[in-house]
């Protein structure tokens, strides 16, 4: 320098999570030529040369090892800004819409067939009484039943008393009565009322309606408008957390690209 056989390494690497820590392992990313098996999350196996054990493979360089450039992508921040969710707050800049009130500028409405305002009277409202209306009860009128005796009359008959003239009780019966039930264009008293185009008398009160009178031009406040006052519904804003885009910063960093490094034997 060329060949052939080995042997170191290699046979995937980064971010995050988990762990003192490493790798398995999960998620996420780079990336292929990058292998099989067993083992493990309430864990497995190891210690800075950091998974173990069995098997292939490939193997000194395109593939291993350093170092630099670039730089996918993960992490980290009271870094900047935009979106969005939750929260505070009306003593929340401001919009808008909401309730109240105050003006009377504007549209209406009303008014010389008299506003507004002054007086003076009736109603409305309340208390006693009145009268009426209902509704209740008693009572007098009408009929019906009626109390065997303890009602009343008048008592046949029979019954006592009497020699006898006469006399007494007195049962049914008859007419009454008391009492009970009915009736109704019904007197008359008498109680009650969420009643009332009745009346009277007191009283309240200026509301609301209405009549008389004086004065003589406003008077209303629906709608728009301007002010004040409140509430706190919606947009905004503030204050508490908390997500996401983009950007910066920082930290780790795969591919990929430059440099530079690596045995042993044999043979020619």
């Nucleotide at each position: 320098c060329c060949g052939c056989g080995c042997u170191a390494g290699g046979u995937g690497g980064g971010g995050a999570g988990u762990u003192a820590g490493c790798g398995g392992c999960u998620c996420c990313u780079u990336g292929u030529a990058a292998c099989u098996c067993g083992c493990a999350a309430u864990c497995c196996g190891c210690u800075u040369c950091a998974g173990c054990g069995a098997g292939g493979u490939u193997g000194a360089a395109u593939u291993c090892c350093c170092g630099c450039c670039c730089g996918a992508g993960g992490g980290c921040g009271u870094g900047c800004u935009g979106c969005u969710c939750u929260u505070u707050c009306g003593u929340u800049a401001g919009g808008u819409g909401c309730g109240g009130g105050a003006c009377a500028c504007g549209u209406g409405g009303u008014g010389u067939u008299g506003a507004c305002g002054g007086u003076u009277g009736g109603g409305u409202c309340c208390u006693a009484c009145u009268c009426a209306a209902c509704g209740g009860g008693a009572u007098g009128g009408c009929g019906g039943c009626g109390a065997a005796c303890c009602c009343g009359g008048u008592c046949a008959g029979g019954u006592c008393c009497g020699a006898a003239a006469g006399g007494a009780a007195g049962c049914a019966g008859c007419c009454g009565u008391a009492g009970u039930c009915g009736u109704a264009u019904u007197u008359u008293c008498u109680c009650g009322u969420g009643u009332g185009c009745u009346g009277u008398a007191g009283g309240a009160g200026c509301g609301c309606c209405u009549g008389g009178c004086c004065c003589g031009a406003g008077c209303u406040a629906a709608c728009g408008g301007u002010c004040c006052c409140g509430a706190g519904g919606c947009c905004g804003g503030u204050c508490u957390g908390g997500g996401c885009c983009g950007c910066u910063g920082u930290u780790c960093g795969a591919a990929g690209g430059c440099g530079g490094g690596u045995g042993c034997g044999c043979g020619g």
This is a predicted structure of a 268-nucleotide RNA (Bacterial large signal recognition particle RNA) from a Candidatus Hydrogenedentota bacterium. It matches the Rfam family "Bacterial large signal recognition particle RNA". It is annotated as a non-coding RNA gene. The prediction has a mean pLDDT of 76. It was read from a public genome assembly, where an Rfam model found it.